[in-house]
Context: one part of a larger RNA
RNA sequence: CUGGGCGUAAAGGGCGUGUAGGCGGCUUUGCCAGUCAGGCGUGAAAGCCCCGGGCUUAACCUGGGAACUGCGUUUGAUACUGCGAGGCUAGAGUUCGGGAGAGGAGAGUGGAAUUCCUGGUGUAGAGGUGAAAUUCGUUGAUAUCAGGAGGAACACCGGCGGCGAAGGCGGCCACCUGUCUCGAUACUGACGCUGAGGUGCGAAAGCGUGGGGAGCAAACAGGAUUAGAUACCCUGGUAGUCCACGCCGUAAACGAUGAGUGCUAGAUGUCGGGGUUUAGUAGCCUUCGGUGUCGCAGCUAACGCAUUAAGCACUCCGCCUGGGGAGUACGGCCGCAAGGUUAAAACUC
Numbered sequence: 001c002u003g004g005g006c007g008u009a010a011a012g013g014g015c016g017u018g019u020a021g022g023c024g025g026c027u028u029u030g031c032c033a034g035u036c037a038g039g040c041g042u043g044a045a046a047g048c049c050c051c052g053g054g055c056u057u058a059a060c061c062u063g064g065g066a067a068c069u070g071c072g073u074u075u076g077a078u079a080c081u082g083c084g085a086g087g088c089u090a091g092a093g094u095u096c097g098g099g100a101g102a103g104g105a106g107a108g109u110g111g112a113a114u115u116c117c118u119g120g121u122g123u124a125g126a127g128g129u130g131a132a133a134u135u136c137g138u139u140g141a142u143a144u145c146a147g148g149a150g151g152a153a154c155a156c157c158g159g160c161g162g163c164g165a166a167g168g169c170g171g172c173c174a175c176c177u178g179u180c181u182c183g184a185u186a187c188u189g190a191c192g193c194u195g196a197g198g199u200g201c202g203a204a205a206g207c208g209u210g211g212g213g214a215g216c217a218a219a220c221a222g223g224a225u226u227a228g229a230u231a232c233c234c235u236g237g238u239a240g241u242c243c244a245c246g247c248c249g250u251a252a253a254c255g256a257u258g259a260g261u262g263c264u265a266g267a268u269g270u271c272g273g274g275g276u277u278u279a280g281u282a283g284c285c286u287u288c289g290g291u292g293u294c295g296c297a298g299c300u301a302a303c304g305c306a307u308u309a310a311g312c313a314c315u316c317c318g319c320c321u322g323g324g325g326a327g328u329a330c331g332g333c334c335g336c337a338a339g340g341u342u343a344a345a346a347c348u349c
Base pairs, nucleotide, nucleotide: 003321004320005319006318007303008302012317014201015200016199017198021194022193023192025088026087027086028085029084030083031082033081034080035077036076037075038074039073040072041071042070049065050064051063052062053061054060091191092188093187094186095184096183097182098181099180103177104176108172109171110154115149116148117147118146119145120144121143125136126135162169163168206247207246208245209244210243211242215241216240220236221235222234223233258316259315260314261313262312263311266294267293268292269291270290271289272288273287274286275285277283298305299304322349323348324347331342332341333340334339
């Protein structure tokens, strides 16, 4: 380089945005660069291949031919690609009118519960477990009533419901703000798809500075269990969990399934919108967009997937190439650090 692959065997980048590049709708016309055909020139000789010849044969030597798939030049073809000019509306976008939603950001606010504090009632236990003990309690606990403080999370609704590119998002209210979707077709006229680098976002844990700290709880201490118990169980408990700002940049970041477009039986549930029908915001029929289950063809090693494809095709990107060594060493880049990223070899089976 070619080939074969990437749900579970090795393999889809965590997710966007977008540069270069690659690829790109219908149609008219011009050019003829790519492309195709013919001619000419060149493509040294030797060698390879074919037909002959010479050494007794062969190797070897030798004559002729073919070939040299290429390059240059010239004449022509113009379907396709390309380039130039023009047109179109089915892709894409704008506009108008509806709609849905835990999409995002900052601010305000509410109730239940836990804990703590104060006071009242009240008395000997409470707590915890398989059983116990550590622990709390006559300086009055647990229980119960009233009041107060503070932090964090939002029961029911709640749903194989919704929204978001992914990570993720859930009390209520208003404000700011992003997207999607349906209907209408008025407008623009290919403005598109993908995307190496780049750049932004990115759970949890962790780090820095300053706050906060109710509950929970690594570490730690004690009590049990046990042969031991650096655990599982229990009583405590600090970082942390929360907020602001700044880092980190990783996850079974999973649908273990990259993005886009077109095509290919159905059935059924559900969410949002439209049409139709109707006395009716029931229902039925129908049509777009999401989200599930089942299932045909087809695919698959099987499991299974199956209009939300893992089917049939095309475009672009990423990645894989036996196990261990190893996602390691060295070097580079990034980071305060922890470490991340890029990424081998010897050796060995």